[in-house]
RNA sequence: UGCUUAUCCAGAAAGACGGAGGGAUUGGGCCCUGAGAUGUCUUAGCAACUUGUUCUGAUGGUAACCCUACAGGAUGUUGUGCUAAUUCCCAUUCGAAAAUAAAAAUUUUCGAAGAAGAUGAGCG
Numbered sequence: 001u002g003c004u005u006a007u008c009c010a011g012a013a014a015g016a017c018g019g020a021g022g023g024a025u026u027g028g029g030c031c032c033u034g035a036g037a038u039g040u041c042u043u044a045g046c047a048a049c050u051u052g053u054u055c056u057g058a059u060g061g062u063a064a065c066c067c068u069a070c071a072g073g074a075u076g077u078u079g080u081g082c083u084a085a086u087u088c089c090c091a092u093u094c095g096a097a098a099a100u101a102a103a104a105a106u107u108u109u110c111g112a113a114g115a116a117g118a119u120g121a122g123c124g
Base pairs, nucleotide, nucleotide: 001124002123003122004121005120006119007118008117013043014042015041016040017039021032022031023030026091027090028089029088044083045082046081049079052075053074054073055072056071057070060067061066087116092113093112094111095110096109097108098107099106100105
């Protein structure tokens, strides 16, 4: 850095350093921030993607012990990840409702999908 796939409305902060903007990118909105943000480090925590252990069901094998595809639960061992706001919200498409309007249409709200992004696992 690319491809595939799963998840993204839950959860979880203190200290030290540092000193100006930050919330991925562009635009808009809305927030955080000298009462020190974003960031880095340490410690702590969250979660359960991966891994380990274990339990239950179950498929297949075995004379039996036992091993085992798969599904689910527990635990929190390993590797990551995460610890303001839904991925902070919107942007593209479709649908529903309401308002304005003669109509075309416009605006608002809600829902679904998609794009982009983040993280894990697998493969390059």

The RNA shown here (SAM riboswitch aptamer (S box leader)) has 124 nucleotides and comes from Flammeovirgaceae bacterium UBA2338. The coordinates come from a structure-prediction model, not an experiment, and the mean pLDDT is 84.